[in-house]
Context: one part of a larger RNA
RNA sequence: GGCGUAUGGUGGAUGCCUUGGCAUCGAGAGGCGAUGAAAGACGUGAGAGCCUGCGAUAAGCUGCGAGGAGCCGGCAACUAGGCUUUGAUCCGCAGAUUUCUGAAUGGGGAAACCCGGCCCUUCGGGGUCACCUGUACCUGAAUGCAUAGGGUGCAGGGGCGAACCUGGCGAAGUGAAACAUCUAAGUAACCAGAGGAAAAGAAAGCAACCGCGAUUCCGGAAGUAGCGGCGAGCGAAACCGGACAAACCCGCAGACCAGUGAACCGCUUGAAAGGCGGACCGCAGAAGGUGACAGUCCUGUAGCUGCGAGCGGGGUAGCCCUAGAGUAGUGUCGAGCCCGUGAAACUCGGCAUGAACAUGGGGGGUCCACCCUCCAAGGCUAAAUACUCCUCGAUGACCGAUAGUCAACCAGUAGGGCGACUGAAAGGUGAAAAGUUCCCCGACAAGGGAAGUGAAAUAGUACCUGAAACCAUACGCUU
Numbered sequence: 001g002g003c004g005u006a007u008g009g010u011g012g013a014u015g016c017c018u019u020g021g022c023a024u025c026g027a028g029a030g031g032c033g034a035u036g037a038a039a040g041a042c043g044u045g046a047g048a049g050c051c052u053g054c055g056a057u058a059a060g061c062u063g064c065g066a067g068g069a070g071c072c073g074g075c076a077a078c079u080a081g082g083c084u085u086u087g088a089u090c091c092g093c094a095g096a097u098u099u100c101u102g103a104a105u106g107g108g109g110a111a112a113c114c115c116g117g118c119c120c121u122u123c124g125g126g127g128u129c130a131c132c133u134g135u136a137c138c139u140g141a142a143u144g145c146a147u148a149g150g151g152u153g154c155a156g157g158g159g160c161g162a163a164c165c166u167g168g169c170g171a172a173g174u175g176a177a178a179c180a181u182c183u184a185a186g187u188a189a190c191c192a193g194a195g196g197a198a199a200a201g202a203a204a205g206c207a208a209c210c211g212c213g214a215u216u217c218c219g220g221a222a223g224u225a226g227c228g229g230c231g232a233g234c235g236a237a238a239c240c241g242g243a244c245a246a247a248c249c250c251g252c253a254g255a256c257c258a259g260u261g262a263a264c265c266g267c268u269u270g271a272a273a274g275g276c277g278g279a280c281c282g283c284a285g286a287a288g289g290u291g292a293c294a295g296u297c298c299u300g301u302a303g304c305u306g307c308g309a310g311c312g313g314g315g316u317a318g319c320c321c322u323a324g325a326g327u328a329g330u331g332u333c334g335a336g337c338c339c340g341u342g343a344a345a346c347u348c349g350g351c352a353u354g355a356a357c358a359u360g361g362g363g364g365g366u367c368c369a370c371c372c373u374c375c376a377a378g379g380c381u382a383a384a385u386a387c388u389c390c391u392c393g394a395u396g397a398c399c400g401a402u403a404g405u406c407a408a409c410c411a412g413u414a415g416g417g418c419g420a421c422u423g424a425a426a427g428g429u430g431a432a433a434a435g436u437u438c439c440c441c442g443a444c445a446a447g448g449g450a451a452g453u454g455a456a457a458u459a460g461u462a463c464c465u466g467a468a469a470c471c472a473u474a475c476g477c478u479u
Base pairs, nucleotide, nucleotide: 001478002477003476004475005474006473007472008471009470015464016428017427020399021398022396023395024394025393026392027391028390029388030387031160032159039101040100041099042055043054044053046079047078049075050074051073061095062094063093064092065091070083071082072081106115107114108113116129117128118127119126120125131157132156133155134154135153136152137151138150139149164195165193166192167191168190175182179229205212206211216243217242218241219240220239226234227233257306258305259304260303264278265277266276267275268274279296280295281285287299288298289297329353330352331351332350333349334348335347336346339365360375361374362373363372364371415422416421435463439449440448441447
């Protein structure tokens, strides 16, 4: 030096655990905002750093209800001082207060700051003053009537919000094994607007000589008919089957929240819920907790009861008249449809042109006739459908701390970046702190010894288990 064994150190794998996630289902809710939102700044406690709550009435104020013995939020104890059966704390509903910033709105501004006008005032302070639109009025130029403009009252708007929806605008990478038509795709991004859904919608429709009877969504029709440098690819409809499409009366049920809610002892053990022995309840043997595995210990669960959100607002017919014009169509240029200009209908738009009037007009895929069908140029309309920032309940051949959300932990934090933005690591003593008094070594240290607690201290806060690499010590073998 090597190998082996043992004992330790280091390290934090593994096992077990879960307060956190993920997914789905059901129900609810689907908005908040000038009555000042979302998001924040700064304050606020007896001592107060952060979180939470709250707002100069500041971990709170008032009323009502519920509840019934403790309470003054958490990390997180401690000291002091209080409240409470004259019912506190906690919980539900309603109300009051609600600094400053922020659409931010009196003016300004480098957000949380600065500076004003007017009215009132108990002199502390309080109120009010942005802009736009609509509407009703008052005024009122050039310019006579008017109009523009100015002003007042009233009402509304503004901003935020995860996705879903409609409209506007609209790429490129990519594919075509290059690339230009084409594709990606009317996608992404951006903008506007609305609702709990939105959009669509009551035939100038389909169909085929038979008929159907608004729209939407799903399954088929069908990867069909078609379109297509007929390449890559794109891709219907009729029709059929479903969802929905009907209400009214009676009856039943009814979320959330709250109350009530059966039945067990002994031995063993540090501890019993395990085992053994003997019992009981069950419309309750779901689940969680409790010193090991509990139907009968606690919270609950089934059942029962209370409160009651939400939903829900009458009836209606006759006659007569009339039936949407710069529209339909056409030309031209574009766009949408499965349809890339094609024989290209149909729908929409720009420019130009421009009818008929139910004895009329549109359509049935160039066009014409016959036939059939419908009635444009006005509007509204529930349900079936889409989504989930959010609330409650339930479930899982979902994860179990390098997993599962980035985040189980004070995380969009610490940290990085001029900035847009980026972005972690980090869980576990024990049943209970019972968290090691005193003494000794040491430096009044760290650390250790001894003692004590505990079932256990090789469970001592660097704390469950404690693998390997790596380090050390002892012994054996070997060079």